[in-house]
Context: one part of a larger RNA
RNA sequence: GGAUGAACGCUGGCGGCGUGCCUAAUACAUGCAAGUCGAACGCACAGCGAAAGGUGCUUGCACCUUUCAAGUGAGUGGCGAACGGGUGAGUAACACGUGAAUAACCUACCAGUAAGCGGGGGACAACACUUGGAAACAGGUGCUAAUACCGCAUAAGACACGAUCUCGCAUGAGGUUAUGUUAAAAGGUCCUUCGGGACCACUUGGUGAUGGGUUCGCGGUGCAUUAGUUAGUUGGUGAGGUAAAGGCUCACCAAGACGAUGAUGCAUAGCCGAGUUGAGAGACUGAUCGGCCACAUUGGGACUGAGACACGGCCCAAACUCCUACGGGAGGCUGCAGUAGGGAAUCUUCCACAAUGGACGCAAGUCUGAUGGAGCAACGCCGCGUGUGUGAAGAAGGCUUUCGGGUCGUAAAGCACUGUUGUAUGGGAAGAACGGACAUGUCAGGAAAUGGGCAAGUUAUGACGGUACCAUACCAGAAAGGGACGGCUAAAUACGUGCCAGCAGCCGCGGUAAUACGUAUGUCCCGAGCGUUAUCC
Numbered sequence: 001g002g003a004u005g006a007a008c009g010c011u012g013g014c015g016g017c018g019u020g021c022c023u024a025a026u027a028c029a030u031g032c033a034a035g036u037c038g039a040a041c042g043c044a045c046a047g048c049g050a051a052a053g054g055u056g057c058u059u060g061c062a063c064c065u066u067u068c069a070a071g072u073g074a075g076u077g078g079c080g081a082a083c084g085g086g087u088g089a090g091u092a093a094c095a096c097g098u099g100a101a102u103a104a105c106c107u108a109c110c111a112g113u114a115a116g117c118g119g120g121g122g123a124c125a126a127c128a129c130u131u132g133g134a135a136a137c138a139g140g141u142g143c144u145a146a147u148a149c150c151g152c153a154u155a156a157g158a159c160a161c162g163a164u165c166u167c168g169c170a171u172g173a174g175g176u177u178a179u180g181u182u183a184a185a186a187g188g189u190c191c192u193u194c195g196g197g198a199c200c201a202c203u204u205g206g207u208g209a210u211g212g213g214u215u216c217g218c219g220g221u222g223c224a225u226u227a228g229u230u231a232g233u234u235g236g237u238g239a240g241g242u243a244a245a246g247g248c249u250c251a252c253c254a255a256g257a258c259g260a261u262g263a264u265g266c267a268u269a270g271c272c273g274a275g276u277u278g279a280g281a282g283a284c285u286g287a288u289c290g291g292c293c294a295c296a297u298u299g300g301g302a303c304u305g306a307g308a309c310a311c312g313g314c315c316c317a318a319a320c321u322c323c324u325a326c327g328g329g330a331g332g333c334u335g336c337a338g339u340a341g342g343g344a345a346u347c348u349u350c351c352a353c354a355a356u357g358g359a360c361g362c363a364a365g366u367c368u369g370a371u372g373g374a375g376c377a378a379c380g381c382c383g384c385g386u387g388u389g390u391g392a393a394g395a396a397g398g399c400u401u402u403c404g405g406g407u408c409g410u411a412a413a414g415c416a417c418u419g420u421u422g423u424a425u426g427g428g429a430a431g432a433a434c435g436g437a438c439a440u441g442u443c444a445g446g447a448a449a450u451g452g453g454c455a456a457g458u459u460a461u462g463a464c465g466g467u468a469c470c471a472u473a474c475c476a477g478a479a480a481g482g483g484a485c486g487g488c489u490a491a492a493u494a495c496g497u498g499c500c501a502g503c504a505g506c507c508g509c510g511g512u513a514a515u516a517c518g519u520a521u522g523u524c525c526c527g528a529g530c531g532u533u534a535u536c537c
Stems, first nucleotide, its partner, number of pairs: 001537004006533005013384006019377002021342001026340003030337003035079003040076002043073003049068009086295003096219007105212002110208002113205004118152001120150002127142006157182004162177006187200005221267003228258003233255008270292004274285004297318005320331004348374001350373003356370001357368004387417004397408004422474006436459003440455004481526005486507003492521005502509002
């Protein structure tokens, strides 16, 4: 000199864009953060709308029943909840980076492709009745639906074992084939001339895409005042297990394996793209943003599933907190806000799904503390302003003086002007909007009706926000400080003090004329900031 997720002191006008618990991975009140589908299914609804029928009579109202449509509620079922969001405790490791391998593997949804979608059955929730319990909840009896569950048929294909052919880098890969095994929702919506059709789903296979698993080479840390370490340990055979190679696990056999090119141990630490600095080499850092990993009160475990050993799932153990009728139960902010505590120190219990993205749904749409926005903070960077011109009686006043003067100083006042900003009023449904819905046309295909693709048209949709921006009017009116002035280092005089009080980054100042302490005036530097402290180059 540069830099910072900074803090502290003094000061503080505005805007844009960013950033904001670095400490206690401490404990958490309250609200919200993952739902959705009635076009899979059966119920319930003293409610709501329409239609039909009936009763009463005041003849157009009330009540009842049935059907239909919409909605609500819990339940069965499907998909999602493994994403998105947080944190960096652990981890010195194939965790990460980079380059390879997988002839040792998986992949829901998606794209395109091949084949199929036949025929049956029995339950369980909800519900009704009931039992136990303070509650959480649990049990019994009975009824019922499905795209829930289970057989049967079919098997293009897949899988198993066998035969055979081709190829290859050994294990093997691919093809053909006999035998055996293995599917599904006759579903839903709409239309129909009742024959069927359109769309959405469903089953099996192979391909792709995407995402992952596993393995290997190389690379990045401190201590040798850590020198020896290791029994599933190292290898083999066989078996089990896994999606998958493998001591991954087990039985048996052998006695190996690692190490001064630093094993093992201890300490520290998430890694990287990158960031800071530097001419570079390098050194330091790993906040925000992006990629990967790990974790979800602590420890362990599996279940479901394409995917988890699962932050807002389950079980067990532990600590803590809460409820209790003392028998037993409930909970997990390292999600967004917020609270207490810790600390030098770090924000609102805000608005909206309008946009982007995600989940579900044919769709309308619902949900979304992701996200978009607003709020707070000079925390940082950038931009703007606090006026401009003129104005010498060089005013008053301050300071100083050799008492002549000098200086603050064109500075002020005064006069003229401008209006960034500000205030007030008005305009501004700006842009951010694409898509959806509706009716129309057209294309393909249909005997037809629906339906599908594509076009242009119409219509509605904005949290921010009456915001940005624009116009008009008004007033110089509201808007400057901080540090320094001995040398390094730009900038000096007076008074006070008298080795005192004090200053200080280093050298050093202060003991009666202190340019170094304190104050004043002046000056210098930077400026909505300026200094100090801490850390890095």
Small-subunit ribosomal RNA, 5' domain from Leuconostocaceae bacterium ESL0958, 537 nucleotides, folded computationally. Taxonomically the source falls in Lactobacillaceae (Bacteria, Bacillota, Bacilli, Lactobacillales). RNAcentral holds the full RNA, with entries from ENA. The prediction has a mean pLDDT of 81.